[in-house]
RNA sequence: GCCCGGGUGCUGUAAUAGGUAGCCAGGACGGACUUAAAAUCCGUUGACCGUUAGGUCGUGUGGGUUCGAGUCCCACCCCGGGUA
Numbered sequence: 001g002c003c004c005g006g007g008u009g010c011u012g013u014a015a016u017a018g019g020u021a022g023c024c025a026g027g028a029c030g031g032a033c034u035u036a037a038a039a040u041c042c043g044u045u046g047a048c049c050g051u052u053a054g055g056u057c058g059u060g061u062g063g064g065u066u067c068g069a070g071u072c073c074c075a076c077c078c079c080g081g082g083u084a
Base pairs, nucleotide, nucleotide: 001083002082003081004080005079006078007077010026011025012024019067027045028044029043030042031041032040046057047056048055049054060076061075062074063073064072
């Protein structure tokens, strides 16, 4: 240089005919139980703004297609593998 695979939350990941981004697990926080703790059970957990209600943004970065993109197209960045 070329080819293949990958980049999603705090972490590991799911979501493929393009149709509500957050499935499952871990971690964290709060609660129940306990004399106290562990274990167990319940709830919450992307960011920002807002007292709330709610709103805006968000799948490596920037563009494109589309009513609609994590998903399709182009360029680039990063990680892993292959190849001369």